RNA sequence: AAACGUUAUCUGGGGUGCCUUUUGGCUGAGAUACACCCAUUGAACCUGAUCUGGUUAGUACCAGCGAAGGGAGCAUAAUACUUUUUUAAU
Numbered sequence: 001a002a003a004c005g006u007u008a009u010c011u012g013g014g015g016u017g018c019c020u021u022u023u024g025g026c027u028g029a030g031a032u033a034c035a036c037c038c039a040u041u042g043a044a045c046c047u048g049a050u051c052u053g054g055u056u057a058g059u060a061c062c063a064g065c066g067a068a069g070g071g072a073g074c075a076u077a078a079u080a081c082u083u084u085u086u087u088a089a090u
Stems, first nucleotide, its partner, number of pairs: 001084003005079005010073001011039004016033001017026003045070003051064004
């Protein structure tokens, strides 16, 4: 010095289900919160899907599907843990 990563800001994208006797319960980052997640290194999220197998009180609850198809930043700044290159010293 550069790249990547990380963090922050701005901009943008996304989901919000099931059950119960209800004041509640379950999973999860998040079940309409100025919160959470994601932004092409893209499983955030959608289609397939009134899908398939398992589990459960029940539900994408778990797995497959998925090396499938779509899907929103050529953003700015900081940092120097990591990597590479150059120079100097030893």

A computed fold for a 90-nucleotide RNA from Secundilactobacillus similis DSM 23365 = JCM 2765, annotated as TPP riboswitch aptamer (THI element). RNAcentral records the identical sequence in 2 taxa.